[in-house]
RNA sequence: AUGAACUGUGCGGGAGAGACCACUUAAAUGUGGCGCCGAAGGAGCAAUUUUACCUUAAGCCAAGGGGUAAAAUAAACUCUCAGGCAAAAGGACCGCUAAGGGACC
Repeated sequence: AUGAACUGUGCGGGAGAGACCACUUAAAUGUGGCGCCGAAGGAGCAAUUUUACCUUAAGCCAAGGGGUAAAAUAAACUCUCAGGCAAAAGGACCGCUAAGGGACC
C1' cells in the first nucleotide's frame, strides 16, 4: 500500500569574496605577485558510548565515583588542500517532479 524511509531525472530558487598588479593572450588565455571568500569536494574536533588498566578499597571479592589509554563519532562549527572572488558556468541547501524502491516516518 490512494505507497514510508532511501536512491535519484528534469525544472525553479540559491550567498560570500579584487572586472586587483606585471608580462602575455582574441579572451575574465597562460605565468608570476599581493589581497580575500566558504555553500562543490576534502580534512579536523565536543558531549556521549564501548573496552582495558589504576584508584577509592579497608585480608579477598565488589556496585557506584574518579583518573589514564585506545576505538567509534556531528554540523551550516573550524581549516582553506581543492574550488571560488564582473557576467556566464558551478554552487551546500530548499521546493515541485519522471523513474526506481517496498515499510517505515